[in-house]
Context: one part of a larger RNA
Molecule: small-subunit ribosomal RNA, 5' domain
Organism: Sphingobacterium prati
RNA sequence: GGAUGAACGCUAGCGGCAGGCCUAAUACAUGCAAGUCGGACGGGAUUGGGACCAGAGCUUGCUCUGGUUCCAUGAGAGUGGCGCACGGGUGCGUAACGCGUGAGCAACCUACCUCUAUCAGGGGGAUAGCCUCUCGAAAGAGAGAUUAACACCGCAUAAUAUAAUUUUCCGGCAUCGUGAAAUUAUUAAAUAUUUAUAGGAUAGAGAUGGGCUCGCGUGACAUUAGCUAGUUGGUAGGGUAACGGCUUACCAAGGCGACGAUGUCUAGGGGCUCUGAGAGGAGAAUCCCCCACACUGGUACUGAGACACGGACCAGACUCCUACGGGAGGCAGCAGUAAGGAAUAUUGGUCAAUGGGCGGAAGCCUGAACCAGCCAUGCCGCGUGCAGGAUGACUGCCCUAUGGGUUGUAAACUGCUUUUGUCCAGGAAUAAACCUAAAUACGUGUAUUUAGCUGAAUGUACUGGAAGAAUAAGGAUCGGCUAACUCCGUGCCAGCAGCCGCGGUAAUACGGAGGAUCCGAGCGUUAUCC
Numbered sequence: 001g002g003a004u005g006a007a008c009g010c011u012a013g014c015g016g017c018a019g020g021c022c023u024a025a026u027a028c029a030u031g032c033a034a035g036u037c038g039g040a041c042g043g044g045a046u047u048g049g050g051a052c053c054a055g056a057g058c059u060u061g062c063u064c065u066g067g068u069u070c071c072a073u074g075a076g077a078g079u080g081g082c083g084c085a086c087g088g089g090u091g092c093g094u095a096a097c098g099c100g101u102g103a104g105c106a107a108c109c110u111a112c113c114u115c116u117a118u119c120a121g122g123g124g125g126a127u128a129g130c131c132u133c134u135c136g137a138a139a140g141a142g143a144g145a146u147u148a149a150c151a152c153c154g155c156a157u158a159a160u161a162u163a164a165u166u167u168u169c170c171g172g173c174a175u176c177g178u179g180a181a182a183u184u185a186u187u188a189a190a191u192a193u194u195u196a197u198a199g200g201a202u203a204g205a206g207a208u209g210g211g212c213u214c215g216c217g218u219g220a221c222a223u224u225a226g227c228u229a230g231u232u233g234g235u236a237g238g239g240u241a242a243c244g245g246c247u248u249a250c251c252a253a254g255g256c257g258a259c260g261a262u263g264u265c266u267a268g269g270g271g272c273u274c275u276g277a278g279a280g281g282a283g284a285a286u287c288c289c290c291c292a293c294a295c296u297g298g299u300a301c302u303g304a305g306a307c308a309c310g311g312a313c314c315a316g317a318c319u320c321c322u323a324c325g326g327g328a329g330g331c332a333g334c335a336g337u338a339a340g341g342a343a344u345a346u347u348g349g350u351c352a353a354u355g356g357g358c359g360g361a362a363g364c365c366u367g368a369a370c371c372a373g374c375c376a377u378g379c380c381g382c383g384u385g386c387a388g389g390a391u392g393a394c395u396g397c398c399c400u401a402u403g404g405g406u407u408g409u410a411a412a413c414u415g416c417u418u419u420u421g422u423c424c425a426g427g428a429a430u431a432a433a434c435c436u437a438a439a440u441a442c443g444u445g446u447a448u449u450u451a452g453c454u455g456a457a458u459g460u461a462c463u464g465g466a467a468g469a470a471u472a473a474g475g476a477u478c479g480g481c482u483a484a485c486u487c488c489g490u491g492c493c494a495g496c497a498g499c500c501g502c503g504g505u506a507a508u509a510c511g512g513a514g515g516a517u518c519c520g521a522g523c524g525u526u527a528u529c530c
Stems, first nucleotide, its partner, number of pairs: 001530004006526005013382006019375002021340001026338003030335003035082003040079002047072012089293003098218008108210002113206007121155001123153002131144005161186008170177002191198003219265003226256003231253008268290004272283004295316005318329004346372001348371003354368001355366004385416004396406003422466005430457001435452008474519005479500003485514005495502002
C1' cells in the first nucleotide's frame, strides 16, 4: 500500500447491487418446511334435485316439516400407486481413490423419459376400512364377524431373457469375449375411462444418473523407524448389481517402508478468493461441482435407488407428559428463543414467475425459489445548492510599529435552480403458457393461429405537477517518517506514543482554542492475510 463474512469508537441524508453466527456439530418453546391421485379400490359424512306417502298453514294449489326411495355430489379416515434417496442445512468426521485431473469395466446397475418388437388367457384365498365388544390416564392395543382393488398368490402361455450342454464364425487385452444355430429346463402381466387414450408385462437399444478400479497431483512432525496374521497371495464355497479377503475353511509365507511405511497433530477437497510485475504466499464466507454428517453409538427393513435430516428397531445421555403401570421427542430446514461471544437480521408475503412431487386435467403441496423487512457490513452512484457579492463588517484567534493579518466570498444580501426529500395525480414491464372456445393443416390427436383468463413484489419502478435553499457533514490528523502552525494552560505532573521519542516554567509532540491538512456519509482504531 492492498484486502476482510469483520468488530469497536465518533458521526450519519438517499438509492442500486451484493452480503449478514467466523464462536457452542451447544440446548431448543411455538408455527410452518412433502405430499398427491376418486380417471386403481371398498365404504361413506354432507349437500342438491326428482318421485311417493303423511301432517301443518291458507292464497285450494302452492309453501313448510317429517319419512321412504331414486339420481347426482363426494368431506374426513382407510386399502393401493408414485413421491418421500430430490430440493434445503451444516462441515463433525476424513490426509483417504475423499477431492482434482486423465483413463478403464470383456466385472456392473439405472424408477420416471425416448425408440423398436411382442404380449395381456383363466382362477383363488385374504385383509384394512365399516360394525360389535374389550383393555388403557394417555400413547395406543386386542378379540369376533364381514368386504374390494391396478393389493397378494397359484395355473396356463414364452423368447431375441436366464441357466446347462453341443457345434460354429469372428474378435480381443492375459484371465477370455461379442455373435449365430440346435436341445432341455425355468420365468410375466391390470385394469380404468369420456372407446382411443391413459395404464400394465417381457425383451432390446438410447439417454440420464450412479457403483467399482487404475496413473499422476493433493498438510505438519523423524524430538514418531520399523509396520502388518485376513495381514500378502492361492484353491474352493458363500455373498454382491458387479470384480475383489468382501466373507468363511484350508494351503503357502508373504506384503509395506528413509523416494518416509507406521504413528501423532491439524484439516472437508476443488473451481475460485486476496495479494504479488511474475514466480510465489495466504485462504476455502457468499456462488457452482464432489464428499461426509443429521442428538450419540449400532443395525437392518422397504425400495430402481437409503443403510434414509423432518422413516423403523435397539442401547445411551438429555428434555417433557403420567392416573407411576407406561409413553413422547430430536431446528447442522425457514423464522424465532436461550447460552456462548467483540459480533451477525423478520416467529414477514406469494406460489405471479422459474424449478420440483403427484395427477388425464383442473388443481393441490412446495420456508426450494421469487419478493419484501432489518443492518453504512462492503462496492458503486447521488446530494447537502449555483452565480454574484468588500463596506474585506461583527465575533473569535494571532501580531503590534496600534497599524495590520486570518477566518473570508466565508456570512449577510441579490438573482437563479430544484437532483434527493415533502404533498398531489397518473402508472408499467416482468406473462405466456396451462386451461376454455373457434378456425386451419395433416390425420383421428397432434401442430399452428385467433380470442378469453392469470402479478406476491405493487400503486413499486417510472412519468407529470405544486411550493421552496428549502430536508441533509462529519471524522482523523498537523515534531520527523507524512500533507498541514500558532497562542494559552501544565511543569518528568497530568498525559502522548506505530517507530524514533515528547513532558523537569516560553512544549509546533500532553489538554484546550484559533487556523490548517487529508478523506468524506463516512472517518479512525483493533484483529487477521499478502